This is a predicted structure of a 683-nucleotide part of an RNA (large-subunit ribosomal RNA, domain II) from a soil metagenome. Model confidence (mean pLDDT): 86 of 100.
[in-house]
Context: one part of a larger RNA
Formats: sequence, structure tokens, C1' cells
RNA sequence: UCCAGCGAGUUAUUGGCUGUUGCAAGCCUAAGUCAUCUGACGGAGGCAUAGCGAAAGCGAGUCUGAAUAGGGCGAACUUAGUAGCAGUCAAUAGACCCGAAACCGGGUGACCUAACCAUGGGCAGGCUGAAGCGCAGGUAAAACUGCGUGGAGGGCCGAACCGUAGCGCGUUUCAACACGCCCGGAUGACCUGUGGUUAGAGGUGAAAUGCCAAUCGAACUCGGAGAUAGCUGGUUCUCCUCGAAAUAGCUUUAGGGCUAGCGUUGUACGGUAGCUGAUAGGGGUAGAGCUCUGUUUCGGACUGGGGGUCGCAAGAUUACCCACCCUUGACAAACUACGAAUACUAUCAGUGGAACUACAGCAGUUAGAACGGCGGGGCUAAGCUCGUCGCUCAAAAGGGAAACAGCCCAGAUCGCCAUCUAAGGUCCCCAAGUCUACGCUAAGUGGGAAACGAGGUGAGAUUUCUUAAACAACGAGGAUGUUGGCUUAGAAGCAGCCAUUCAUUUAAAGAGUGCGUAACAGCUCACUCGUCAAGAGAUCUUGCGCGGAAAAUGUAACGGGGCUAAGCGUAGCACCGAAGAUGCGAAUUUGCAGUUUAUACUGUGAGUGGUAGAGGAGCGUUGAUAGGGCGUUGAAGUUGGACUGCGAGGUCUGGUGGAGCGCUAUCAAGUGAGAAUGCUGGA
Repeated sequence: UCCAGCGAGUUAUUGGCUGUUGCAAGCCUAAGUCAUCUGACGGAGGCAUAGCGAAAGCGAGUCUGAAUAGGGCGAACUUAGUAGCAGUCAAUAGACCCGAAACCGGGUGACCUAACCAUGGGCAGGCUGAAGCGCAGGUAAAACUGCGUGGAGGGCCGAACCGUAGCGCGUUUCAACACGCCCGGAUGACCUGUGGUUAGAGGUGAAAUGCCAAUCGAACUCGGAGAUAGCUGGUUCUCCUCGAAAUAGCUUUAGGGCUAGCGUUGUACGGUAGCUGAUAGGGGUAGAGCUCUGUUUCGGACUGGGGGUCGCAAGAUUACCCACCCUUGACAAACUACGAAUACUAUCAGUGGAACUACAGCAGUUAGAACGGCGGGGCUAAGCUCGUCGCUCAAAAGGGAAACAGCCCAGAUCGCCAUCUAAGGUCCCCAAGUCUACGCUAAGUGGGAAACGAGGUGAGAUUUCUUAAACAACGAGGAUGUUGGCUUAGAAGCAGCCAUUCAUUUAAAGAGUGCGUAACAGCUCACUCGUCAAGAGAUCUUGCGCGGAAAAUGUAACGGGGCUAAGCGUAGCACCGAAGAUGCGAAUUUGCAGUUUAUACUGUGAGUGGUAGAGGAGCGUUGAUAGGGCGUUGAAGUUGGACUGCGAGGUCUGGUGGAGCGCUAUCAAGUGAGAAUGCUGGA
């Protein structure tokens, strides 16, 4: 990993509701007794028949209250209950199943290990050479010095022994801690044998929460025990109808609950809900506006205040500040003298056909997600976060978007080698136009990106010059007062400053556009003439392009090929294209009508995606009761085949097998396996 078997809503009691059966203003017995093929007895008691009140109590009323008031709950209008059975839900029990870590009680452990007690054992060899002592020197005597002797030490080196700091190897191992190298201690707080002591709310600990039998922040074992688990996982046959939620409030609450909301089933219900139109409403949002509250711009007028200056003061003055006033232009979620669209409410009319509402049973949901609109937070960041309206996914398959829950189109009952379309497409991959007409693009733009930059190119508009000759090019001129004044070492058109930047000669020529010089010089421009001959220049708006443009395996920023249209824009006609629509056939749910004995059939209309979940109808397994059957002329089981039912399944038949087994009606369940790191066995 696979296969087979086992494996999870049960049972009891009480209660609610639904269905059904009996009896019915009544219904039923319980314990028990007697019988014993299941019956009879038993009315103690329970529910109902009257309510209200805390109660005494009163009673179709009663309670509150001073009340005959008002109000609450009732009666009447409109009496139905009760017992059994079945289904479903709840409560109490282990209560669908498996699963803790833990807690408590009684015991078992110191053959491992920790410490201690008693009694034994062990430590090759070598080195060092303390005290003391002796002798000699020394002294008044000592101290002291030297040489010997001596053999101390948690002394030194190093085997056994004890240990394990580092590295390697091993790591389904030789081994649930080993092996190799290397290393520490090695007469001591040393190592070790045997016997004994200390026990879990504990012991022991040169102390690491270490150790107490491969187990230690509290051992192991049995029991309480099916502890508890708002948590995770799992929960077994089929078909049909409907079909959610991820929100609000409260919660030691936030991944759990309770109530409401949304689902389903039943009953009841009135032209109900919804939609459309008309009418009547309130509003203070979008927008707008600046009166108010605040913010704020230009200009003006001068009124007041503050500051400065002058003055002894009165007061005067002010290129200072503020406020007020007039005027121009703005801003606001917490501004409004204004003010929509929608939305909401009501009435009437139309349409509509149960989609509404109420009550009752049963739920699930209370982690939501993207996208679009309007807003808050954030950076007008986020596949961000919060609110609201909508939509899809969730719970939705199909077609498109290359691939792609949430985008676009469209909602799959089943079948068909039929037709038409949607989004999106029509050169090939790949179904359908190498379609028509007119333009644009030259960048492979298309097929990624901004500020910004540019005689790319198309369209439009405005304007200037122009046969009295424009624009470009070429041939010439471009002067004089004057080197303007000032400044400066110098400043002569050209460092800088100043300005009635003048005037003269002119076809024209600036007290000078740029280059240049130390300053001059020099070159050039504006401006003018000539040559030439027809358009030239400037600005704005706009379409499509260009640059800006650097990333890691490999083109790699059209899905690919490839495309100059097979790109972009406008207009048009065809076609393709889905589980959409239509056609034909079939199944099923349901409304209506008809037929009919229940029940079913026929016609007609509307439906039939679906998670949680609600409801309905069935299949199969084991056993029980009754009836009726099959079987050695071959039962069950097993293994092939055929037929049949929407399906769970069923029937027939061949082989195998060798003795039991179906069917019908009803009943009862140890009643259906693919999942639980499920359990047991096997491969």
C1' cells in the first nucleotide's frame, strides 16, 4: 500500500407536536389478585369538563383597587377530549462513535540509580624529598648554616581501575548511547564486592529538577471510569420536492451559545404580497452657495484699537499689526438664507395569482470571498480593512477570458450524427470572411509603464508675410557724432551701472543678437538692396505612432505559428459559436379540467442545478408469526452470460457445489462501509 471481516443516533422514563386506531363530555387504568394460549378482575389515581388570584377565597367571572372606574387574565361568539400505537424533537441517563493531558483511592518497586549503615577487596613502576632526628660549624646560651638520615603530601609522571572534554564513525546501528583516536583522575572528598535502610502529598540529591528498573516539574499498577473534551477526526442503501446562512442583540463572549433574521413541512387566510400608474407627504444627502460657524484671495476706503516715533502734556504721526466696511475670487464630515435624483410612507386605480401573513413542528447558519457603485481608515497603497446598495461564487455544471471559485455570456430532468442564437470569434493550430467600403499606423506599435522630450505623421482651427516678389539660398551693405555717460588698471555695441537707447547720413544699419580680445581688432545677427520665382512662417486643438524602457535556467510582456494586416477606427452584410432557445421522443413533480369504486388514467398549463438542512416515496439484509411453495431429476454459497427496473436492485440460464432455501402479508432490528494516522487477520 492493497484485500477480507468488524466498525458509529441505541435503549429506558417523562414531556411537546404530527399521523393513525378505539371510545367520547368523557377517556384510561396502576400496583396487584385470580386464571393460564396472552384473559378476567382491580377506579386507588390521572387527564378533560371553569376560570381568576401569591393566597384565604370567589366563581362566568375573577384579580388589582377606596371604587359600581379603568385595566389584566378569562367566559360567550366557536365545548373535544382521552387511551394505545407509529414517527419526530427535547429533557434525564455514557446518550452517535473513537481520542486527552490530568485528578482521586488501594497497592507494587532502591536487582537500574541517589545517599547512608555494616563487613570485605583493589591501586604495576618511576619521580619529588616536608617535619623530626643525627653530626659538624656557630653562640655566653640560643637563633642560624651545612652535610646526612628520614619518608610527609586530597604532591608529580604513568598501567590496572574509575571517568568521558574534543574529533571521527555508526545512526532500519554491533549497540534504544556502542566503536576508534585522543584526553581527565589514578593513596584519595579514591574505586569496588556482598548484606541492609530510606517510597511517590514521598525518598535521595557536593543541586542538573538530577535520580528513584530503557518511565520523572512528581514512578509503576489496578480501580473510581464509558472522568471531562464549547476541540479534531469519522458516521455505511436509492430516487423525488423545496432549499439556506456566514447578519443583529446579549453573552468571562469572540472558532461556543441563546433569541431574532433567512430554510422547510403542516394548517388557516382576505382579490393578500409584489409590480405599474396617479395623487399626497416629510427630509437636508449629491449638487450649489457663503447668510451663519470657521478658513481664505485681489483692490479700495478710510473708521476704531494696539505697537513704534516725536512731544512736558494735550496731541500729532506712521512703507508696522489687528478688527470693522465696500468690492473681486475661493474652501468645509462635525457650515446652510438654498436643494435634487433615488429611496421610504400612505391612499386610489390597474395588473397579479399565493410568491403575503399568522400559528404549529423540525432545522441549519451566526469564520464568508471577489467584483461593480457610493463612502470611512490607509499613501484617493495592498489579493488591505470597515460600512452600505447590487451581483456572482459559496451551494453552479456549460461557452468565452491561452491556463484562471468570485469577471463576461448563460442557469445542466434524460436522449437525438436536428435548427437558431449569446458572450466571444471567423489566416493555420481551431468551428466560422484571407468579407465589403472608407480612413489611420511603419512603431511588430498592436503584443506592459509615468513625468518629461522631439521639424514622426494624419485631421481641424486661428493668424502673419506674399507677383507692389514673401520664405530659403546666393552677391553686397550693415555707417557717422562715438571709445554715449559712469565705473574701472582697462570697459571702445558686447564685466557691471545709468537712460526722453538720442541724433546724423541713409536703400538700410540697435548707443547693439551671439562668438571673440587684457582692452582694441576680427567674425556674425537684427535691418536694407540685388539675383531668383510661388507659396512661406507662427500658434492652438486633436488621431495614431517615437524616445524615456536594466535581472537573474530559455525566446518568455500576442496561447503558438505567423501577420503590414491576420493591427487600429468607422459603417455594413454573412457565418461559427453553449448543457441557453427551438424541434422530436421519454421520465417525473405540481395546478386545473374530465373520466373513475378506492385509486389510477387522459388532456392541458407551469416546473425538475444544488452544500447545510426540512419533507416524501422506496430497495436490500437478519430474525419472528401466518399462509402458500421450491429442493439429490440438485438448496444455499460461488463463478460466467442474458434480460429487466430512473435507481437501491430483481429475474432467467451455463459451470461449480452437495443440503437446505425463497415468495406473500405483517412485525422486530446487533439492518447497508471507502475514508475515523480506525480494529483484527492476510498478501